[in-house]
RNA sequence: GCCACGGUGGUGUAAUGGUAGCACAGGGGGUUGUGGACCCCUUAGCCCGAGUUCGAUUCUCGGCUGUGGCC
Numbered sequence: 001g002c003c004a005c006g007g008u009g010g011u012g013u014a015a016u017g018g019u020a021g022c023a024c025a026g027g028g029g030g031u032u033g034u035g036g037a038c039c040c041c042u043u044a045g046c047c048c049g050a051g052u053u054c055g056a057u058u059c060u061c062g063g064c065u066g067u068g069g070c071c
Stems, first nucleotide, its partner, number of pairs: 001070007010024004018054001026042005047063005
């Protein structure tokens, strides 16, 4: 320098155009002699910009960044 794939709560991971889910973690409560485990409730997220569309996490283009490959 070129190519491919990825970027989603604090962490991990889904969602191929129509309310962004799940688990862990955090907070509150129940249970327990205390704690753990378990149960209920709850906070928190789409890398950035532009375009297409009635509508974009999703499609297109550019950028940033990570991983791998080629040279």